[in-house]
RNA sequence: AGUCUUAUAACUUAGCGGUCAGAGUAUAUGCUUGAUAAGCGUAAGGUCAGUAGUUCAAAUCUACUUAAGACUA
Numbered sequence: 001a002g003u004c005u006u007a008u009a010a011c012u013u014a015g016c017g018g019u020c021a022g023a024g025u026a027u028a029u030g031c032u033u034g035a036u037a038a039g040c041g042u043a044a045g046g047u048c049a050g051u052a053g054u055u056c057a058a059a060u061c062u063a064c065u066u067a068a069g070a071c072u073a
Stems, first nucleotide, its partner, number of pairs: 001072007010025004018056001027043005049065005
C1' cells in the first nucleotide's frame, strides 16, 4: 500500500428492508424466609461506531471515515 471480517444495553450476544430492537448475566426493587442464599416477578438501562446516500420505510442495502482483527506484497 491493497483485500477481507467485525462494531447492537455495564458484559456476552440474537435480530428476512416492515408490529414498540429482543434475550442471558449483572444492577435496583417486590414476593418468599426468623434472617440469608436459592427461587419467582417487576423496573431501569440501546442516538444499533460515525457521516452521507438509496427507499414509502434502514440495526439490516451502498459509499466514505474511525476503531479492532486477519491475510497478501
The RNA shown here (transfer RNA) has 73 nucleotides and comes from Phenylobacterium zucineum. Its Rfam family is "tRNA". Gene Ontology term of the family: triplet codon-amino acid adaptor activity. It is annotated as a transfer RNA. Its mean pLDDT, the model's own confidence on a scale to 100, is 82.